[in-house]
This is a predicted structure of an 83-nucleotide RNA (c-di-GMP-I-GGC riboswitch aptamer) from a Pseudomonadales bacterium.
RNA sequence: CUUGAAAAAGGCAAACCCGUCGUGAGGCGGGGACGCAAAGCCACCGGUCCGCGCUCAUGACGAGGACAGCGGGGUUGCCAUCG
Numbered sequence: 001c002u003u004g005a006a007a008a009a010g011g012c013a014a015a016c017c018c019g020u021c022g023u024g025a026g027g028c029g030g031g032g033a034c035g036c037a038a039a040g041c042c043a044c045c046g047g048u049c050c051g052c053g054c055u056c057a058u059g060a061c062g063a064g065g066a067c068a069g070c071g072g073g074g075u076u077g078c079c080a081u082c083g
Base pairs, nucleotide, nucleotide: 001083003080004079011036012035016031017030018029019028020027021026034069040075041074042073044072045071046070047067048066049065050064052062053061
C1' cells in the first nucleotide's frame, strides 16, 4: 500500500423522550440503541431541507443558513489482514 472474512482492544450513536438555544432546517447536554471500519474532521461538487427576498404566480430566480448518519471529493487515524 491492499482488504474488512474472522477475532480482539476500544469508539461512535438513528428513531424516540427530557432539558436548552434557534423564526426555522437544526445545534448542544442527558437518557436511549437502529445501525456504523472512518457514523473522526472539512460545505469543495452534486443533492435534500429551512426561513428571507423577488415575482401575478411557481424551489423559476437571488443572497444567506442547516445536514459530514444522502452520494462524491479532501484530510487524519485504531485493530486485524492474503500478498

Of the family's consensus pairs, 95% are formed in the model. The coordinates come from a structure-prediction model, not an experiment, and the mean pLDDT is 86. It was read from a public genome assembly, where an Rfam model found it.